[in-house]
Molecule: c-di-AMP riboswitch aptamer (ydaO/yuaA leader)
Organism: soil metagenome
């Protein structure tokens, strides 16, 4: 310098201090996220089994074989979606390439949702590095 990701930018006070920087508080701006009408969606009964049921994120649905006799759950492998990378600068498409589909949270409750109210601006990476099509900016 780039790079995932909403995760920035600014102003103002303080602590430190020669200053920068850092840190703390409060505000604003900007990114993003929940909840929460009408309409609409949804809806009744009966058996039987399980037992929850939602939200952030790309991070889902699934077949097969193994840990088992079974449920979950792990573990390898395939399959559909989905997500990020990469040489003038940003953005979309296709192709091929190479990587990921983790984890966390509410606390029995939430569909959509105008007004309104709440929240959150953390964390993390140094490696790579192909080939066409369009637009814009400089």
């Nucleotide at each position: 310098c780039g790079c995932c990701u909403a995760a920035u930018c600014c102003g103002c006070g303080g602590a430190c201090c020669a200053a920068u920087a850092u840190c703390c508080g409060c505000g604003g701006a900007g990114c993003g996220g929940g909840g929460g009408a009408a309409c609409c969606a949804a809806g009744a009964c009966u058996u039987c089994c399980c037992c929850g049921g939602g939200g952030c994120u790309a991070a889902u649905u699934u077949c097969g074989c193994g840990g088992u006799g079974a449920a979950a759950c792990c573990g390898c492998g395939g399959a559909a979606g989905g997500c990020g990378c990469a040489g003038g600068c940003u953005c979309u498409u296709u192709c091929a390439g190479c990587g990921c589909c983790a984890g966390c949270c509410c606390g029995a409750c939430a569909g959509c949702u105008a007004a309104c109210c709440c929240c959150g601006c953390a964390g993390g990476c140094c490696g790579a590095c192909g080939a066409a099509a369009g637009a814009g900016a400089a």